[in-house]
RNA sequence: CUUGAAACAAGCCAAACCUAUCGUGAGGUAGGGACGGAAAACCACGGGUCUUGAAAUUUAUGGUUUAAGACAGCCGGGUCGCCAAG
Numbered sequence: 001c002u003u004g005a006a007a008c009a010a011g012c013c014a015a016a017c018c019u020a021u022c023g024u025g026a027g028g029u030a031g032g033g034a035c036g037g038a039a040a041a042c043c044a045c046g047g048g049u050c051u052u053g054a055a056a057u058u059u060a061u062g063g064u065u066u067a068a069g070a071c072a073g074c075c076g077g078g079u080c081g082c083c084a085a086g
Stems, first nucleotide, its partner, number of pairs: 001086004012037002017032006035073001041079003045076003048071005054066005
């Protein structure tokens, strides 16, 4: 550098749920807990899903648009990386 994630080594991460805490919220963080994961490591770049105390509009408990956000364990892309073989 290429290929692969069947096997091996070192191990790693941690869904739902519960508790605490932050946030209007989607959700985040910490602890417990393991459904799973070969990138379930990092980046909101494209698509997607979701949220809103904001603004506009409307047929007004709602919808639409804008704006601001969330999700990397939804798909794609980019970056880095463990192991094995060549």
The prediction has a mean pLDDT of 79. c-di-GMP-I riboswitch aptamer from an uncultured Gammaproteobacteria bacterium, 86 nucleotides, folded computationally. The model forms 100% of the base pairs in the Rfam consensus.